Overview:
The RNA shown here (c-di-GMP-I riboswitch aptamer) has 70 nucleotides and comes from a soil metagenome. RNAcentral holds the sequence, with entries from MGnify.

RNA sequence: AAAAGGCAAACCUGCGGCGACGCAGGGACGCAAAGCAAGGGGCCCCCGGCGGGGCAGCCCGGCUACCGAA
Numbered sequence: 001a002a003a004a005g006g007c008a009a010a011c012c013u014g015c016g017g018c019g020a021c022g023c024a025g026g027g028a029c030g031c032a033a034a035g036c037a038a039g040g041g042g043c044c045c046c047c048g049g050c051g052g053g054g055c056a057g058c059c060c061g062g063c064u065a066c067c068g069a070a
Stems, first nucleotide, its partner, number of pairs: 006031002011026006029057001035063002039060003042055005
């Protein structure tokens, strides 16, 4: 490359939350790890402060995984 599939951005609806955001349904911008996980950065939210929370589809690193020309 091929084949079987998989996930699901923005947005909309409902629910939870002060919020970032999360869950479910719809929906597909994209993804070879867009599977898992908050170790290191970064970004976002809350707080007068100490501090707390969120984002894995921002980057690095870690663990696991389908197919098989190479």